[in-house]
Molecule: FMN riboswitch aptamer (RFN element)
Organism: Rhodoluna sp.
RNA sequence: AUAGUUCUUCGGGGUCAGUGUAAGUCUGAACCGGCGGUUAUAGCCCGCGACCCGGCUUUGCGAAAGCAUUGACGGUUGAAUCUGUGAAAUUCAGAUGCCGACGGUUAAAGUCCGGAUGGUAGAAGAAAGAA
Numbered sequence: 001a002u003a004g005u006u007c008u009u010c011g012g013g014g015u016c017a018g019u020g021u022a023a024g025u026c027u028g029a030a031c032c033g034g035c036g037g038u039u040a041u042a043g044c045c046c047g048c049g050a051c052c053c054g055g056c057u058u059u060g061c062g063a064a065a066g067c068a069u070u071g072a073c074g075g076u077u078g079a080a081u082c083u084g085u086g087a088a089a090u091u092c093a094g095a096u097g098c099c100g101a102c103g104g105u106u107a108a109a110g111u112c113c114g115g116a117u118g119g120u121a122g123a124a125g126a127a128a129g130a131a
Base pairs, nucleotide, nucleotide: 005127006126007125008124009123010122015029016028017027018026030111031110032100033099034048035047036046037045043098044097052075053074054073056071059068060067061066080096081095082094083093084092102114103113104112
């Protein structure tokens, strides 16, 4: 010095108008973009996370059925093209597009409310500290 270990902190953005009894949900016009990677900066290239589903599993309660809960795993999981520059870009510039979990709601939701003062990809720092 580094791998690994332990701990701490951080770790998702976004609306107005119209119609209407009622809409941040419809219509019109806006707005938003987690994490790692990459010959060069990415919502739509690759991978991961979140949400959802499944059996297995831990613990608690229970006579049992089962309920709650823990962990790893498996499955599902959206969307981009053209031109230019360049050694190199589906990442930059120009142009035109597209996508967005579940539950709720006086009316259909990426933007409101809720699970969530949660979880997580991961980021930064600290401690002891090898071969």